[in-house]
RNA sequence: GGGCAAUUAGCUCAGCGGGAGAGCACUACCUUCACACGGUAGGGGUCACUGGUUCGAUCCCAGUAUUGCCCA
Repeated sequence: GGGCAAUUAGCUCAGCGGGAGAGCACUACCUUCACACGGUAGGGGUCACUGGUUCGAUCCCAGUAUUGCCCA
């Protein structure tokens, strides 16, 4: 220098055009002498950024950034 992939909650990830979700973690309560386990409820997201397509974008297109891999 060229190519490919990924970027979504604190962490690991799902979601491929119309409701943003799961597990773990966190908070409160129940339970216990206490802790752990377990149960119930709850909080937390500018979907990396900018622009475009569309009635409508996490999803499609272009660019930028970061990370990883391959080639040279």